[in-house]
RNA sequence: AGAGUUUGAUCACGGCUCACGACGAACGCUGGCGGCGUGCUUAACACAUGCCAGUCGAACGGUGAAGCCCUUCGGGGUGGAUCAGUGGCGAACGGGUGAGUAACACGUGAGUAACCUGUCCCUGACUUUGGGAUAAGCCUGGGAAACUGGGUCUAAUACCGGAUAUGACCAGCCUCUGCAUGGUGUGCUGGUGGAAAGUUUUUCGGUUGGGGGUGGGCUCGCGGCCUAUCAGCUUGUUGGUGGGGUGAUGGCCUACCAAGGCGACGACGGGUAGCCGGCCUGAGAGGGCGACCGGCCACACUGGGACUGAGACACGGCCCAUACUCCUACGGGAGGCAGCAGUGGGGAAUCUUGCGCAAUGGGCGGAAGCCUGACGCAGCGACGCCGCGUGGGGGAUGACGGCCUUCGGGUUGUAAACCUCUUUCACCAUUGGCGAAGGCCAGCAUUUUGUGUUGGUUGACGGUAGGUGGGGAAGAAGCGCCGGCUAACUACGUGCCAGCAGCCGCGGUAAUACGUAGGGCGCAAGCGUUGUCCGGAUUUAUUGGGCGUAAAGAGCUCGUAGGUGGUUUGUCGCGUCUGUCGUGAAAGCCCAUGGCUUAACUGUGGGUUUGCGGUGGAUACGGGCUGACUAGAGGCAGGUAGGGGAGAGUGGAAUUCCCGGUGUAGCGGUGAAAUGCGCAGAUAUCGGGAGGAACACCGGUGGCGAAGGCGGCUCUCUGGGCCUGUCCUGACGCUGAGGAGCGAAAGCGUGGGUAGCGAACAGGAUUAGAUACCCUGGUAGUCCACGCCGUAAACGUUGGGCGCUAGGUGUGGGGGCUUUCCAAGGUUUCCGUGCCGCAGCUAACGCAUUAAGCGCCCCGCCUGGGGAGUACGGCCGCAAGGCUAAAACUCAAAGGAAUUGACGGGGGCCCGCACAAGCGGCGGAGCAUGUUGCUUAAUUCGACGCAACGCGAAGAACCUUACCAGGGUUUGACAUGCACGGUUUAGCCAUGGAGACAUGGUGUCCUUCGGGGCCGUGUGCAGGUGGUGCAUGGCUGUCGUCAGCUCGUGUCGUGAGAUGUUGGGUUAAGUCCCGCAACGAGCGCAACCCUUGCCCUAUGUUGCCAGCACGUUAUGGUGGGAACUCAUGGGGGACUGCCGGGGUCAACUCGGAGGAAGGUGGGGAUGACGUCAAGUCAUCAUGCCCCUUAUGUCCUGGGCUGCAAACAUGCUACAAUGGCCGGUACAGCGGGCUGCGAUACCGUGAGGUGGAGCGAAUCCCGAAAAGCCGGUCUCAGUUCGGAUCGGAGUCUGCAACUCGACUUCGUGAAGUUGGAGUCGCUAGUAAUCGCGAAUCAGCAAUGUCGCGGUGAAUACGUUCCCGGGCCUUGUACACACCGCCCGUCACGUCAUGAAAGUCGGCAACACCCGAAGCCCAUGGCCCAACCCGUGUGGGGGGAGUGGUCGAAGGUGGGGCUGGCGAUUGGGAGGAAGUCGUAACAAGGUAGCCG
Repeated sequence: AGAGUUUGAUCACGGCUCACGACGAACGCUGGCGGCGUGCUUAACACAUGCCAGUCGAACGGUGAAGCCCUUCGGGGUGGAUCAGUGGCGAACGGGUGAGUAACACGUGAGUAACCUGUCCCUGACUUUGGGAUAAGCCUGGGAAACUGGGUCUAAUACCGGAUAUGACCAGCCUCUGCAUGGUGUGCUGGUGGAAAGUUUUUCGGUUGGGGGUGGGCUCGCGGCCUAUCAGCUUGUUGGUGGGGUGAUGGCCUACCAAGGCGACGACGGGUAGCCGGCCUGAGAGGGCGACCGGCCACACUGGGACUGAGACACGGCCCAUACUCCUACGGGAGGCAGCAGUGGGGAAUCUUGCGCAAUGGGCGGAAGCCUGACGCAGCGACGCCGCGUGGGGGAUGACGGCCUUCGGGUUGUAAACCUCUUUCACCAUUGGCGAAGGCCAGCAUUUUGUGUUGGUUGACGGUAGGUGGGGAAGAAGCGCCGGCUAACUACGUGCCAGCAGCCGCGGUAAUACGUAGGGCGCAAGCGUUGUCCGGAUUUAUUGGGCGUAAAGAGCUCGUAGGUGGUUUGUCGCGUCUGUCGUGAAAGCCCAUGGCUUAACUGUGGGUUUGCGGUGGAUACGGGCUGACUAGAGGCAGGUAGGGGAGAGUGGAAUUCCCGGUGUAGCGGUGAAAUGCGCAGAUAUCGGGAGGAACACCGGUGGCGAAGGCGGCUCUCUGGGCCUGUCCUGACGCUGAGGAGCGAAAGCGUGGGUAGCGAACAGGAUUAGAUACCCUGGUAGUCCACGCCGUAAACGUUGGGCGCUAGGUGUGGGGGCUUUCCAAGGUUUCCGUGCCGCAGCUAACGCAUUAAGCGCCCCGCCUGGGGAGUACGGCCGCAAGGCUAAAACUCAAAGGAAUUGACGGGGGCCCGCACAAGCGGCGGAGCAUGUUGCUUAAUUCGACGCAACGCGAAGAACCUUACCAGGGUUUGACAUGCACGGUUUAGCCAUGGAGACAUGGUGUCCUUCGGGGCCGUGUGCAGGUGGUGCAUGGCUGUCGUCAGCUCGUGUCGUGAGAUGUUGGGUUAAGUCCCGCAACGAGCGCAACCCUUGCCCUAUGUUGCCAGCACGUUAUGGUGGGAACUCAUGGGGGACUGCCGGGGUCAACUCGGAGGAAGGUGGGGAUGACGUCAAGUCAUCAUGCCCCUUAUGUCCUGGGCUGCAAACAUGCUACAAUGGCCGGUACAGCGGGCUGCGAUACCGUGAGGUGGAGCGAAUCCCGAAAAGCCGGUCUCAGUUCGGAUCGGAGUCUGCAACUCGACUUCGUGAAGUUGGAGUCGCUAGUAAUCGCGAAUCAGCAAUGUCGCGGUGAAUACGUUCCCGGGCCUUGUACACACCGCCCGUCACGUCAUGAAAGUCGGCAACACCCGAAGCCCAUGGCCCAACCCGUGUGGGGGGAGUGGUCGAAGGUGGGGCUGGCGAUUGGGAGGAAGUCGUAACAAGGUAGCCG
């Protein structure tokens, strides 16, 4: 410090997620030791048991042990342990918890002249004299108990009087003094109130003052949570006066008076919460938290209350009330662990009913001492931090084993074994602390209190820490991860299953992502997971973000508060700056240094503590006050443009309607129609009239207005702008939360109006449907008046104001100068409105003086998508609805700009037998072949739009053959290695059998003598047309013989990419030329290759024969020839080369000449980058999987030929351009020895007999056919057509039954030119005619591949169909339109709103009841002290009673809030449901907003 994730890719926006750190944690797996910390976050739930606050005899009365002394032995004295009580001090500290509390509770800083303070310290004074009770005790009652009544005795440092009075308090006077009320003074005068003993040597005490210290009370400034879907709150409320109360101010309380007080700077209400020092995180600013430790507060079962006291409204006190628990003799009592342990419960979860007062601290005491679950220690828990160990060194045949493997090896791995060394920690033994300073006891010394010194004694932890010794590597390693982020990879298993997952995402048979193993990576006595917080996140942006299109400018204006504000003088010193003082507790943090072996931990010192307050100073800037100015703003005067607004009036054109005339059969409407109107006279046309609405031309990116918006003309009223003058005012300005007004269309209310148009509605069409688009009608509405509504894609998707920052060019309004007869023009200036464009900005697109640039001021708004601008609540509205405005849940995206493609029922240009123009077919019939389907034991398998279907198959009777049935076989039908055995090999014959095969007989293969070959047994292995073409190679199809596909360098762009390759021409062509930020290059195109067409030349057999010669019935038959044809080689020829026109002096194109051939001459071979997971595992090869007495292999028979049907490709036809018969002519490519097979003979024929010739330019197949000549048939199911069936044969073959071909005789079906639709072909082509070959014993061949013969028609043209190429445009597509995607319905799931109601909770209010208690009143009853009184008695005090207040409780109606809720509403999400097709392309009616 970043990374992953939206896309085919890119940039930016934006969310989600991860890596870090932390924790009072929990859970999973694992676990050696120690130190230091830490441990109920939940039920402030309930608690058994024990302990947690006592102490003092030097305050008091009593009881009075041991011991000692005396004794008359009865006892007495002394002594004081000890016990309950009276009394004193303490119990208000210490310890716990965080429920309540949003508050002066806390923090910080002040104030207290408005206060208190036991114990402690300093200081002053005093400590006198009396009295009456009472507990304990004793006696006697009640009660189960707790407890309690009566009588009687007694003491005090208990209680009550008197004297004294420096102080104190009150009143008056005086002095000094303060910010006000006021304060101060051993100043004066007058009034009121006090003491206690013990020891007696003091000490310790007591009372009253003053001062200090400590601790507290009260008041104030400032600071720190959420919510406005809480906007108004308040009656002791705000203030005053009198009174009361308190330690003290105060409505704290009370009576009266006044009517105030608080609030948008957030009152009141609701929710949540103890606050802080600090802790975690962060660069910081911040954010989160408030465990442990420390400070403060609050609480003590819940609620209320006071008492005592220096201090409490009191955790281990009291009283009352409720709830709960316990005891009970049922009458009545007792209790409060949020003290320490501990129990139950709750919970994911949190410890021992330990030891000790040795230390520190506290209470009491003069002290010893006692008490102390504070505290010190120990125990439990890896809960955290820190430290240590589980060994160190050597050791390669790189052992065994494991795993992987390309079978060679690699890895685990110096790891182990083995050798050597060490012993930390643990274990055993032994020794053994510091913590004890001090206290106490005894003695001694000394100045008595006291101090010093000597000895003894005092340790829970603990026989612990530490030390020493012993033995032995001995007792001690796990957890997570390994697809990317993120360090670390292989095998097997599994097969969208099981599972994983933080995000993206893995898993559907080769998973580095699941599970296991091996290996690796990381951390380590821990490691992971979960939860929470900060960080990353500049993702709430003060530091430090945005708002044209990504989320985001309010529809517009006015204006209140607020914010902000021109030039200048003086002053203040509020902000601001600076010095200094106080405070900012300690701990913490940082630095330095020290102590535990180190560290954690901890001691000491320094720094930090950013704050608040006091005080001295500065005065530029902001601010207050004050005076002035004119550049902002406004006024005034003079001009001026305008659909600015309101009202009244008025005009013509057009539509419709009415009346009348002319006139006749249609009109209207549409893609085409129909509904509709019309012979009762429409439409058309002419004249007249009525009525409503809107204002053609002018008209313009022209004008006006704040926006909405505004358009005939005239008048009246009225708002604003602009220009000029620079006369006046003198900052009066800008913005604007709330607020107010205006605000299109639609809609609502009341009343009018209604020509046209026209939601709804009706009809007609369209359609699968058509509640639409189209048509015919048509109501609200549109119009007017008044009143509502208050929203729009109210958009420039751009808030308002001011200033600054290059220009160019239009246009509207005004002014100046100039020119000028006028009009126009030139130049300049101000205001408005457009376009282009620089810098700059922007993610890009774009904006650019009318900013989206550079700055300032103010307002509004945004923070992922959906849910949702929805629900609930509130406000507004007659309603419709508007404004404000969530959450649960759900997704990992949603969205912007631009790029490349693809696509479009977008556009432009171009091509192709693509259409058109033609010729001939297919689709109808019969048959052949292939396919589907069906059937079957099997009908083997593959191929499926074009690009499967006469395809693999250039040939299924057996074989082929892969399929089925049956019969056999298991190292195998086939290959090879090893071991062993045999050798009469193999073979042949015979028998059995359907055959494979089995049994018997016969049987000497080669040799270099080693053996080979053959047969058999066993073992490694063979074999598989079994699966996967979606694991593959190779090969092939297709787009397409279409003209395209790319690269290097450069340039442009943030980038994906672009440019080049686009543009203008041209071509069959990215072919070529020109231009150009491109310049070049590659694969394709073309050419080079083969063939064909012409010529030349060479050669001349088996081919040829012109001329010469011979010969034949005839034939190049023969001699010969080398001319010709032909064959085979080699050359030539064609290149837009020449001429002319066009064209950019181009490429090229058109025409012509010559030429056998002319613009690629014809044909072939040749197939760019790529697409289709196209086809093929059954040609072959091959990974993996599967079978192994079978999915291998052998055999016989069957099947692949099966037939209601459908499709595809063909053949033959339907006839006269023909059929049949006879005669007759002309090819080329090919094939032939297991072959082609002549002449001849036989057969009607298929064929047979026979065998010449020929391994072929020689012989044979071999007849070419259409054609030509002649005859016949005469339009018919025929002399067309030949299917089908019957008979008889031929040939091949081991064998023609299933299941061959051919011949012949007979039979003679459908069919008379073929619906919708569809195919081929542009010249030697189509059409038509025959011939050959491969495969092959034969053949289902009408197929396929070739060959020649005869030989056309047509192309105007590119609108349309199909396919393709280039450019451009739109896009929500990128698996790319066979795309994407919307809504209802149906099904199950989830959260949520409404809902009759129902069940709770909280805080108030009204009334009732009214405990304890304080206060008040009373006190017929009671009373020792003190006073009066001789005394009964009185004063005085008290019980009791009454009253005000008052907790809990009760009743009631409301408020807020929550749970459940039949039913109901929408929402979300759910691999393959239904219906349609709304949107994205002109999405097929452009879309969208209200």
Small-subunit ribosomal RNA from an uncultured bacterium, 1490 nucleotides, folded computationally. The RNAcentral record of the sequence draws on Greengenes. It matches the Rfam family "Bacterial small subunit ribosomal RNA".